[in-house]
RNA sequence: AGCUUAUCAAGAAAGGCAGAGGGAUUAGGCCCUGUGAAGCCUUAGCAACCCUGUUACAGUGAGAUUCUGUGGCAGAAGGUGCUAAAUCCUACCUCCGGAUUCAAAAAUUGGAGGUUAGAUAAGUA
Numbered sequence: 001a002g003c004u005u006a007u008c009a010a011g012a013a014a015g016g017c018a019g020a021g022g023g024a025u026u027a028g029g030c031c032c033u034g035u036g037a038a039g040c041c042u043u044a045g046c047a048a049c050c051c052u053g054u055u056a057c058a059g060u061g062a063g064a065u066u067c068u069g070u071g072g073c074a075g076a077a078g079g080u081g082c083u084a085a086a087u088c089c090u091a092c093c094u095c096c097g098g099a100u101u102c103a104a105a106a107a108u109u110g111g112a113g114g115u116u117a118g119a120u121a122a123g124u125a
Stems, first nucleotide, its partner, number of pairs: 002124007013043005021032003026091004044083003049079002051075009087117001092114007
């Protein structure tokens, strides 16, 4: 790298080094940025995936406080992650509108749902 599952409209920044880009990729848009981008370091924080405690139920079993699973509540020592904007928005498919038109289709435009892609975690070979 691959596969599976879950989540992605919430939340949380200061300092030092550095010195021109950055917002994953391609395109369009819109933003951030010398009042200092990326990157690196330090400290702080957010969250609660893993985790810790507790509790209820279910399963396995001869026997369950003890093993396995699911949910509730509390926590934050540790492993990750994260700390502009919805994953910044759109793109593909379906549906419903607006506008255009004599009427419709296409181009254009708004909304809802889904998929893909991506990110993160846990698991897996």